Overview
The RNA shown here (SAM riboswitch aptamer (S box leader)) has 100 nucleotides and comes from Macrococcus lamae. The organism belongs to Macrococcus, within Bacteria. The prediction has a mean pLDDT of 85. Its Rfam family is "SAM riboswitch aptamer (S box leader)". Rfam describes the family as follows. The SAM riboswitch is found upstream of a number of genes which code for proteins involved in methionine or cysteine biosynthesis in Gram-positive bacteria. Gene Ontology term of the family: regulation of gene expression.
RNA sequence: AUCUUAUUCAGAGCAGGUGGAGGGACUUGGCCCUAUGAAACCUCAGCAACAGGCUUACGCACUGUGCUAAUUCCAACAAGUAUAUCUUGGAAGAUAAGAA
Numbered sequence: 001a002u003c004u005u006a007u008u009c010a011g012a013g014c015a016g017g018u019g020g021a022g023g024g025a026c027u028u029g030g031c032c033c034u035a036u037g038a039a040a041c042c043u044c045a046g047c048a049a050c051a052g053g054c055u056u057a058c059g060c061a062c063u064g065u066g067c068u069a070a071u072u073c074c075a076a077c078a079a080g081u082a083u084a085u086c087u088u089g090g091a092a093g094a095u096a097a098g099a100a
Stems, first nucleotide, its partner, number of pairs: 002099007013044001015043004022033003027076004045068003050064003053060002072092001077089004
C1' cells in the first nucleotide's frame, strides 16, 4: 500500500513546556479557528470501550490503539420532494479488528 467487517449527529483540554504561521484529510466552493499564539512534538489530565485482560454476568478501564472546536464543520454523486431547501442512500475519509 490492498481487501473484508463494524462504527462514524454521543463524549472529553480556555492545562503546562518547546515552537512561531498557519489549520479544519485531498480538489472546488462556503463557513470557521488562529499572534488573547496555528501546525507539529513532549508532559499531565480527560473521553470512549474496538481488540486483549479480569468478571458467571452486569461491568471494570489494567494493556495495545484511538480521540479531546464546530455532525467526518457543511456541500459536491444518486433517488425522492419541488426549486428555497429537506430526507434517504452512496462515494471519499477516519478509527478499530482481521485477512492475504